Small-subunit ribosomal RNA, central domain from an uncultured bacterium, 412 nucleotides, folded computationally. The RNAcentral record of the full RNA draws on ENA, Greengenes and SILVA.
Context: one part of a larger RNA
């Protein structure tokens, strides 16, 4: 020393990517570092344990004797972990063919509104409030119609919707672009041949009735109509042969201390933009008072381009990856199949999301419940009583503002 935890009570890193290490899938053979047994050495003294002794006893203490861990070292086992080889396809990751999106980056381009300017009708009041009031208007406002500038966000579709690691994206169109999700692993799909059913055209022959022309009355010659024939031919369905193709890689895996990278909103630099809103700041009001919560205004921001910052209730207040564990109900995006079934559509099944209820179970209780907060496993980051203190100091980073890391006294 083998510890308990982390949705709300301390305590999940903001988010990704990767190093280093940590863990690791089925089969076989080798190997003997881990691991196990056995011998041998060692394993001072003291303590332990045990017998036996000495203080009246114990404690103590004397003496004998054993035993345990570690460690060495020789054999020896080979199941499990390393290692080495040789092999698989489930994990993983790729070809093909489909799909669905506000995923990000750059350009373009629409209409609504607000406000501005210029014209035109128009006259006295608009505006705001619990009521006023500042403001704004006879220099012609508000209101309304015509034109025009500009900037910024994109109604209605919108959804319990959908994409993204997060943070976060929402008219249209264009171009470059990142994931993701579904089928396929031949049972499929093409072709070729082949017989077989259904149905549709339907030769030649033959049976019966029948008509025109010629005739030397025997008969020749063109014909329509029924039934019958069933050679071919087409189409459509299931089938069976043969060929062709559609699968590859082979553990590459997870998880990640540092590293690098995104990272909302304020906020900083330079350069540009500014239509609305609007910290600060100016009025008017409420007030005892009003550094406000109401109203007029109105800089800086908010918008871009580039380069900082790096924080957040950056929250599901819930780290990642795998399994495994009742069931119900919507929803978004593929598939497979039913339904006359091609289509729109219903419905079953599965498959990746995403809600909601909800069984076992788990929870201190609210709750959670296959999207787990359930049952395991590997790996990370994090708590350890409040206060002091998301502080001082020191380091690093920043242009500053500040960021990260992070204590003590002393106090309850």
């Nucleotide at each position: 020393c083998u510890g308990g935890g982390c949705g709300u009570a301390a305590a999940g890193g903001g988010c990704g990517u990767c190093u280093a290490g940590g863990c690791g899938g089925c089969c076989c053979g080798g190997u003997a570092a881990g691991u196990c047994g056995u011998g041998c050495g060692u394993g001072a003294a003291a303590g332990c344990u045990c017998c036996c002794g000495g203080c009246u006893c114990a404690a103590c203490c004397g003496g004998g004797a054993g035993a345990g861990g570690c460690c060495g070292u020789a054999c020896g086992a080979a199941a499990c972990u390393g290692c080495c080889g040789g092999g698989c396809u489930u994990g993983a990751g790729g070809g093909c063919c489909g799909g669905a999106g506000a995923g990000g980056g750059g350009g373009g381009u629409g209409g609504a509104a607000u406000u501005c300017c210029c014209g035109g009708u128009g006259u006295a009041g608009c505006g705001g409030u619990g009521a006023a009031a500042u403001g704004c208007g006879u220099a012609g406002a508000u209101a309304u119609c015509g034109g025009g500038a500009g900037g910024a966000a994109c109604a209605c579709c919108a959804g319990u919707g959908g994409c993204g690691a997060a943070g976060g994206c929402g008219g249209c169109c264009c171009c470059c672009u990142g994931g993701c999700c579904g089928g396929u692993g031949a049972a499929g799909g093409c072709g070729u041949g082949u017989g077989c059913g259904u149905c549709u055209u339907g030769a030649a022959g033959g049976u019966c009735c029948u008509g025109g022309u010629c005739u030397g009355c025997g008969g020749a010659u063109c014909g329509g109509g029924a039934c019958u024939g069933g050679c071919g031919a087409g189409a459509c369905g299931a089938g069976c042969a043969c060929g062709c193709u559609a699968c590859c890689u082979g553990a590459c895996g997870c998880u990640g201390a540092a590293g690098c990278g995104c990272g909302a909103a304020a906020g900083c630099g330079u350069g540009g933009g500014g239509a609305g809103c609007g910290a600060a700041c100016g009025g008017g009001a409420u007030u005892a008072g009003a550094u406000a919560c109401c109203c007029c205004g109105g800089u800086a921001g908010u918008c871009c381009a580039c380069g900082c910052c790096g924080u957040a209730a950056a929250c599901g207040a819930u780290g990642g990856u795998g399994a495994c564990u009742a069931g119900g109900u919507g929803u978004c995006g593929g598939g497979u199949g039913u339904g006359g079934g091609a289509a729109g559509c219903a419905c079953a099944c599965g498959c990746g999301g995403u809600g909601c209820c909800g069984c076992a179970g788990c929870u201190a209780a609210c709750g959670c419940g296959a999207u787990a907060a359930g049952u395991c496993a590997c790996c990370c980051g994090c708590c350890u009583g409040g206060g002091g203190a998301c502080u001082a100091c020191g380091g690093c980073c920043g242009c500053a503002a500040g960021g990260c890391u992070a204590a003590a006294a002393c106090u309850c």